[in-house]
Molecule: transfer RNA
Organism: Solitalea canadensis DSM 3403
RNA sequence: GGUCCCUUAGUUUAAUGGAUAGAAUGUGAGAUUCCGGUUCUCAUGGUACAGGUUCGAUUCCUGUAGGGACCA
Numbered sequence: 001g002g003u004c005c006c007u008u009a010g011u012u013u014a015a016u017g018g019a020u021a022g023a024a025u026g027u028g029a030g031a032u033u034c035c036g037g038u039u040c041u042c043a044u045g046g047u048a049c050a051g052g053u054u055c056g057a058u059u060c061c062u063g064u065a066g067g068g069a070c071c072a
Stems, first nucleotide, its partner, number of pairs: 001071007010025004018055001026044006048064005
């Protein structure tokens, strides 16, 4: 330098172009307990970035950034 793949919550991840983007775990508060753990309830928090297509984009297209594989 070339080709290809990946990027969603603090972490692990789901989502056929149509929803308020779902769950587990974590964190905070509460209940329970003499205290703690376990358990239960509630809350919390996300589509890497910029454009484009579309009535509608996590999803399709282009570019950028980061990471990875292979070739040279």